[in-house]
């Protein structure tokens, strides 16, 4: 230097145009003698960053950053 993937709560992933969602951890609370297991509530994301295109953008599109992988 080039191509191709990916970037979404703390962590692991989902959402493929119409007000972001699960599991696991965190908090509370019921359950126990007590812990763990269960069960019920809650909290936390301006979706990697700037632009673009649409009534509307995590989604399409350009550009930069980061990862990771191939080429040379």
């Nucleotide at each position: 230097g080039c191509u191709u993937a990916c970037g979404u709560g703390g962590c692991u992933c989902a959402g493929u145009g119409g007000u972001a969602g699960a599991g696991c951890a965190c908090u509370c609370c019921c359950u126990u003698g007590g812990u763990a297991a269960g069960g019920g509530a809650g909290a936390g994301g301006u979706c990697g960053u700037g632009g673009g295109u649409u009534c509307a953008a995590u989604u399409c599109c350009c550009a930069c950053c980061g990862u990771a992988a191939g080429c040379u």

Transfer RNA from a Bacteriovoracaceae bacterium, 72 nucleotides, folded computationally. It matches the Rfam family "tRNA". Rfam links the family to the GO term triplet codon-amino acid adaptor activity. It is annotated as a transfer RNA. The coordinates come from a structure-prediction model, not an experiment, and the mean pLDDT is 81.